Lysine riboswitch aptamer from uncultured Eubacterium sp., 162 nucleotides, folded computationally. Its Rfam family is "Lysine riboswitch aptamer". From the family's description: Riboswitches are metabolite binding domains within certain messenger RNAs that serve as precision sensors for their corresponding targets. The organism belongs to Eubacterium, within Bacteria. The prediction has a mean pLDDT of 78.
[in-house]
RNA sequence: GAUAGAGGUUGCGUAAUUCAUCAGUAGCAUAUCCGAUGCGGCAGGCACAGAAGAAGAUAUGUGAAAGGGAAGGACGCCGAAAGGGUCAAAGUCCUGCGCUUUGAUGCUUGGGCAUGGAGUGAACAAUUCCAUGACUGUCAUCGAAAAAGAUGGGGCGCUAUC
Numbered sequence: 001g002a003u004a005g006a007g008g009u010u011g012c013g014u015a016a017u018u019c020a021u022c023a024g025u026a027g028c029a030u031a032u033c034c035g036a037u038g039c040g041g042c043a044g045g046c047a048c049a050g051a052a053g054a055a056g057a058u059a060u061g062u063g064a065a066a067g068g069g070a071a072g073g074a075c076g077c078c079g080a081a082a083g084g085g086u087c088a089a090a091g092u093c094c095u096g097c098g099c100u101u102u103g104a105u106g107c108u109u110g111g112g113c114a115u116g117g118a119g120u121g122a123a124c125a126a127u128u129c130c131a132u133g134a135c136u137g138u139c140a141u142c143g144a145a146a147a148a149g150a151u152g153g154g155g156c157g158c159u160a161u162c
Base pairs, nucleotide, nucleotide: 001162002161003160004159005158008078011077012076013075014074017071018070019069027062028061029060030059031058032057033056037049038048041097042096043095044094045093081109082108083107085105086104087103088102089101090100091099092098110136111135113133114132115131116130117129118128119127120126138153139152140151141150142149
């Protein structure tokens, strides 16, 4: 270097299905009040709506969706994958910022779990980062051999074959 393979108290990812949540919210309709503005995440612009009543408020009726999540199965897998940075492209009415998606390229993390803190989030969901704890897999050293056990390492790792 090539090929094959292992990790597991929920190993990792993907889309679909179902179920809640979002939410009796947004929107829409009607009535009443009010009276000049309203309009995308922000600023400017353009356009559009508006005294035949804008935005807003209250009441009644009707009433979502996206994003985020859980469950069981299916499929693809074992740097599986996740997160951060940089660059580029596309989209978002136009410009700038922002946001979203995609691609390229470094960097970090062995894995899941629990607890705490911070961030994202509508969220008591979930998740990311940090710290701590035990567990688990693996290798090295010690353990005279073997085992139990102890200490340490990091996936650029480990095992087998060539």